[in-house]
Parts: sequence; structure tokens; C1' cells
RNA sequence: CUUAUCAAGAGUGACGGAGGGACAGGCCCUGCGAAGUCCGGCAACCUGCAUUGCAAGGUGCUAAAUCCUGCGGUUUUACCGGAAGAUGAG
Repeated sequence: CUUAUCAAGAGUGACGGAGGGACAGGCCCUGCGAAGUCCGGCAACCUGCAUUGCAAGGUGCUAAAUCCUGCGGUUUUACCGGAAGAUGAG
């Protein structure tokens, strides 16, 4: 850079100690312990077998619809299409 998906699913744990939710504006989570690491779990893509299932090997994920909005359209409540972002594969 290209492409697919993003309204589902997943701890009463241990270590750790103040932050975090991409960014901006909101609004949230957090010493009844944040981020991170380990163990556990989930199962999206690739992989293996292949019966529309199983496995959990490689990444990934494990608060809230990608938390909502951010640009445009419209029947301007809202919905649709993008942009941006995240993950997998090439």
C1' cells in the first nucleotide's frame, strides 16, 4: 500500500502500583485497584483435518456497538455512505 471484518464472545486470579478508554470534543472506567506482565479464557483471520464442524499451531482479543460524535447525503428523531482507527492475510 491492497483486501476482509469490526452491534457477538471471553476471570470472584497472581504480580504491579496511577493511570487508561487511538486522536479531538464529550462521556466513562479506575486504591471496592488503572497501564503493563503471567496464568486462564474467547475464537476473528491464517494454518491443519474438513460434513455447515473440530483443533488452538501463528498472530489477535479479553469494560461500555470501533463507548458516542468528528465529513457528506437524506424523509435532518434517525438512517445510509465515507474518513480515521484496530485486527488478520498478501
Predicted 3D model of a 90-nucleotide RNA (SAM riboswitch aptamer (S box leader)) from uncultured Ruminococcus sp. Its mean pLDDT, the model's own confidence on a scale to 100, is 81. The model forms 97% of the base pairs in the Rfam consensus. NCBI's taxonomy places the organism under Bacteria, Clostridia, Eubacteriales, Oscillospiraceae, Ruminococcus.